[in-house]
Context: one part of a larger RNA
């Protein structure tokens, strides 16, 4: 000099307190350890692994396993040699790959292009090391730290500045002062969101004036409102009262659409854990080389006495079920979104306009009215099972989503423990999107609709910041 302290002082955070809601018990879905397997492919593992790499494991993906093949097999390129073809159709044998067999079958200035093949040299590894590495990423932490020049002290290592008194979210600013100054982070510049103005109105709007219709910006028109999106304005503790040397603080103050960082996001400092990650990709070094490469079929990645993490749906009347009926906002569409007729109880099926879309398509729900069930394992839950079916795809047996009959488990609110959130949040309800044929999505990233309760405080947990010892 740091790190520790069940040392001492000052702060701060949903850290605890005060609230609401969960998780911990039931079924399920998911991942993970263990088990078990021919293989259950690898890798993450306390915070910071376990709905996490995986934003789609029927084949494929695909690395694993079993059995069949191959040796330069796919890319590409240099030499050499041979050849007119590859490709496409038929068709045989086979699990398939792959062998076989027939049909078709270049151009040319004649130098050669071109193409397939066979040789040879370069290949190839999801093999091993994240403890040789690069790059990326988690985390402490959006915490307020971290340093460096010159100058003073000190024999040196280091100090000092960064301390001290306010102050702030903030090493924010100030005032003091052997310190003066400067960098990286702070904040602000950036992006969405909230008000206003202009500009411009089409596919978006309709107030006024007209047409027209049962009905509807449907039409002629309009740029006023909504909106769109492109440039301003606004918020700066500026104003005004108070404390105070300032910095700044205090006011249910004024004005304003918004008040003291307005609310969200992008942004992550020196470093910390030899943290992850050689399996995204790069890459040193080891290894493998008729195989640790490669190809294919068919299996596994889906197993099942148990154990845990995340979630989904419930135990119900603030409800369930039928029936009418409202209102969004972000997205997405041509091997697509599908309007609207017609058949089906449904899932869909057969027709079949619009639209590469501010022009067409894509159903909001919970909420509101009214019946109806009356406290029950129930008209509550909906697992699991049988039967029929739809649909996607070469192909749903392992192992696929969905509809309809029936079936009707286990739960009547969860022990010791623990998790989230402080305002349009928690709770709660739906919409859509990546990925994708199709989908194990209750996941994951967006999106609006309803919309609360409670913070007295800072003694204690937990983690962190300074200063001191």
């Nucleotide at each position: 000099u740091g790190a520790c302290g069940g040392g001492g002082g000052c702060c701060c955070g949903c850290a605890c307190a005060a609230g609401c809601g969960g998780u911990g018990g039931a079924g399920c879905a998911u991942g993970u350890g263990g088990u078990u397997u021919a293989a259950u492919u690898c890798g993450a593992u306390g915070a910071u692994a376990c709905g996490c790499g995986a934003g789609g494991a029927a084949c494929c993906u695909u690395a694993c396993c079993a059995g069949g093949g191959c040796u330069u097999a796919a890319a590409u390129g240099u030499a050499a040699g041979u050849u007119g073809c590859a490709u496409a159709g038929u068709u045989u044998a086979g699990a398939g790959a792959u062998a076989g067999a027939c049909u078709u079958u270049u151009c040319u200035u004649c130098g050669g292009a071109c193409u397939a093949c066979u040789u040879a040299c370069a290949a190839g590894g999801u093999g091993c090391u994240g403890c040789a590495u690069g790059g990326u990423u988690g985390u402490c932490g959006u915490c307020a730290g971290c340093u460096c020049g010159u100058g003073c002290c000190g024999u040196g290592a280091g100090g000092u500045g960064u301390c001290a008194g306010g102050u702030u979210a903030a090493g924010u600013c100030c005032u003091a002062u052997a310190a003066c100054g400067a960098g990286c982070g702070c904040a602000a510049c950036c992006c969405c969101u909230a008000c206003c103005g202009u500009u411009a109105g089409u596919u978006g709007c309709c107030a006024g004036c007209a047409u027209g219709u049962u009905a509807u910006g449907a039409u002629g028109g309009g740029g006023a409102c909504u909106c769109u999106a492109g440039c301003g304005g606004g918020a700066c503790u500026g104003c005004c009262g108070g404390u105070g040397c300032a910095a700044a603080c205090c006011g249910a103050g004024a004005g304003g659409a918004a008040g003291g960082u307005g609310g969200g996001g992008a942004u992550g400092a020196c470093g910390u854990c030899a943290a992850a990650u050689c399996a995204u990709c790069a890459c040193g070094g080891c290894c493998c080389u008729u195989a640790c490469g490669u190809c294919c079929u068919g299996g596994g990645c889906u197993a099942c006495a148990c154990a845990c993490g995340u979630g989904c749906u419930a135990c119900a009347a603030u409800g369930g079920u039928c029936g009418g009926u409202a209102c969004a906002g972000a997205g997405g569409g041509c091997a697509g979104c599908c309007a609207c007729u017609a058949c089906g109880c449904g899932a869909g099926u057969a027709g079949g306009a619009g639209c590469g879309a501010a022009u067409c398509c894509u159903u909001a729900a919970a909420a509101c009215c009214g019946a109806u069930c009356u406290c029950a394992g129930u008209u509550c839950g909906g697992a699991u099972c049988g039967g029929a079916g739809u649909c996607u795809g070469c192909a749903a047996c392992u192992c696929g989503a969905c509809u309809c009959c029936g079936u009707g488990a286990a739960g009547c609110u969860g022990g010791a423990a623990u998790c989230g959130c402080u305002a349009g949040u928690a709770a709660u309800c739906g919409g859509a999107u990546a990925u994708c044929a199709g989908c194990c999505a209750u996941g994951a990233u967006c999106c609006g609709g309803u919309g609360a309760a409670u913070a007295c405080g800072u003694u204690c947990c937990c983690g962190g910041g300074c200063c001191u010892u």